The part of an RNA shown here (large-subunit ribosomal RNA, domain IV) has 329 nucleotides and comes from a Bacteroidales bacterium. The coordinates come from a structure-prediction model, not an experiment, and the mean pLDDT is 89.
Context: one part of a larger RNA
RNA sequence: UCAUGGCCAAGGAACUAGGCAAUUUGACCCUGUAACUUCGGGAGAAGGGGUCCCGCCGCGAGGCGGGCGCAGAGAAGUGGCCCAGGCGACUGUUUACCAAAAACACAUGGCUCUGCCAAACCGUAAGGUGACGUAUAGGGCCUGACACCUGCCCGGUGCCGGAAGGUUAAGGGGGGACGUCAAGGCGCAAGCCGGCAGCGUUGAACCGAAGCCCCGGUAAACGGCGGCCGUAACUAUAACGGUCCUAAGGUAGCGAAAUUCCUUGUCGGGUAAGUUCCGACCUGCACGAAUGGUGUAACGAUCUGGGCGCUGUCUCGGCCAUGAGCUCG
Numbered sequence: 001u002c003a004u005g006g007c008c009a010a011g012g013a014a015c016u017a018g019g020c021a022a023u024u025u026g027a028c029c030c031u032g033u034a035a036c037u038u039c040g041g042g043a044g045a046a047g048g049g050g051u052c053c054c055g056c057c058g059c060g061a062g063g064c065g066g067g068c069g070c071a072g073a074g075a076a077g078u079g080g081c082c083c084a085g086g087c088g089a090c091u092g093u094u095u096a097c098c099a100a101a102a103a104c105a106c107a108u109g110g111c112u113c114u115g116c117c118a119a120a121c122c123g124u125a126a127g128g129u130g131a132c133g134u135a136u137a138g139g140g141c142c143u144g145a146c147a148c149c150u151g152c153c154c155g156g157u158g159c160c161g162g163a164a165g166g167u168u169a170a171g172g173g174g175g176g177a178c179g180u181c182a183a184g185g186c187g188c189a190a191g192c193c194g195g196c197a198g199c200g201u202u203g204a205a206c207c208g209a210a211g212c213c214c215c216g217g218u219a220a221a222c223g224g225c226g227g228c229c230g231u232a233a234c235u236a237u238a239a240c241g242g243u244c245c246u247a248a249g250g251u252a253g254c255g256a257a258a259u260u261c262c263u264u265g266u267c268g269g270g271u272a273a274g275u276u277c278c279g280a281c282c283u284g285c286a287c288g289a290a291u292g293g294u295g296u297a298a299c300g301a302u303c304u305g306g307g308c309g310c311u312g313u314c315u316c317g318g319c320c321a322u323g324a325g326c327u328c329g
Base pairs, nucleotide, nucleotide: 001324002323003322004321005320006319007318008317010315011314014313019310027051028050029049030048031047036041038145052067053066054065055064056063057062068072080308081307082306083305084304085303086302087300088299092104093103109142110141111140112139113138114137120129121128122127146295147294148293149292151225152224153223156222157221158218159217160216161215162214165213166212167211171207172206176202177201178200179199180198184193185192186191226244227243228242229241230240253287254284265281266280267279268278269277
C1' cells in the first nucleotide's frame, strides 16, 4: 500500500450520474393502522408498548408480590419505512458465459381458414403429426386482466365474390407461301424454262381455360386520415365565410409525453437555490383509437422524483484484527 473484517468525536447524503456500498430495521405478544379499492385487498401499512429471575395464586392465558444488571428476543439468525409518477394488469419466461426489462408469454377480445382421407405441417413416397380430435374442434394472424371505448377513408395493395365484354398458352385449324419434282417447252449439246401428283418445310384467319383488364364487397386486412385567404365596436382570437385539392381529411380521449426540434416552452408546486420531478396550459417539428386509445386496485431484484429514519458515502480522516505485499525455498 492492497484485500477482508471491526470501531469512531461533531455533523448526517454536504458524497455521487445515482444513498452505489454499508448501516438502520429485525423474532414473538398486545395495541393500533390512512388514501385508494376490482371489497379480496392495501396490512407486518404507519405508529406505540411489552419480553429476565424468584415466591404465591390459576387448568391455562396470566395476575399479585419480590429481586439483579449498562443491557432480559442479554449470543447467532431474523423486514428499514413513507409519498408521488412512467411502463407492464397479475404468477411466470428470456440473451447457458456483459442485458431479467417497459422485451416474450399470459387469461381476455377479434379477424380468418378448415365438413373430416379437414385445413395446416413433415416426408420423393409409403406414411406420420393434427387426433384415436370433429366447428363449444383444430390451424394462422393481431390484441393483451378489468373499466369506458374503439371514429372517417375501399382511390392504391391484398383477400373474397362476379361473370357480359377485352386480352390470352398448349392444342385445334389450315387460307396461302416455299423446297423437291413428272408431263410439256427451248437448245446441236451442256443445259435452261416449267411446274401436276406425292413427299417435305413454313404458316394467316378462326376456335381455345384460368389469370389479368373489368364490375362489386371487405380496414380488430396492408395501410391512409389536407392547404391558403378573410371575418366580431380596444387589442387579441375567430363560433362564421370564401377558395383549392383528396379515397377520406384525425372523432372521443390524451398531450413539451419512454413521443416536443425550437426547449431549461410558460405558469404553479416542492428547494435557500430544481436542464430532473409533480400539476396545469396546448403553439401535437412529428399522439390517437386491437402496429389499440384513455384510466386503473393489486403486483415488480423494473425506471423516475421527493421525504423520514440511519449511517465513514462524505467534511476527513484515524485506529485495530487477519491475510497479501518483502527474503529463502